SAM riboswitch aptamer (S box leader) from Aurantibacter aestuarii, 125 nucleotides, folded computationally.
The organism belongs to Aurantibacter, within Bacteria.
The prediction has a mean pLDDT of 78.
[in-house]
RNA sequence: AUGUUAUCAAGAAAGGCUGAGGGAAUAGACCCGGUGAAGCCUUAGCAACCCUUUACACAUUGUAAUGAAGGUGCUAAAUUCUACUUAAACUUUUAUUCAUUAAUACUGGUUUGGAUAGAUAACUU
Numbered sequence: 001a002u003g004u005u006a007u008c009a010a011g012a013a014a015g016g017c018u019g020a021g022g023g024a025a026u027a028g029a030c031c032c033g034g035u036g037a038a039g040c041c042u043u044a045g046c047a048a049c050c051c052u053u054u055a056c057a058c059a060u061u062g063u064a065a066u067g068a069a070g071g072u073g074c075u076a077a078a079u080u081c082u083a084c085u086u087a088a089a090c091u092u093u094u095a096u097u098c099a100u101u102a103a104u105a106c107u108g109g110u111u112u113g114g115a116u117a118g119a120u121a122a123c124u125u
Stems, first nucleotide, its partner, number of pairs: 001125001003123006013043005021032003026083004044075003049071002051067001053065005079117001084114002087112005094105004
């Protein structure tokens, strides 16, 4: 780096070095930043993916509980928000039908879902 699976609205910061950018990429928006960005180091913490322990079932292993020693990860804002969608619900402009309620088509919007992209973990090539 490729692929598969799972998760992504919760949670958790101080110090030192340094010195102007940063929030993945493109565009827009909105934020953070000399009261110190990014980066590096130290310490602390969060979480529980791998994992520890226990119980049950068991062929590999699975389920539940438990813990935080170890391997990662993380410690502003939802993955900061939006972008795509012949999906669903609601709503709206206009037109048509109709006596009317209303129905249909179309335009836009909101919410939810999905897709794409990304991040992390475990496994894989």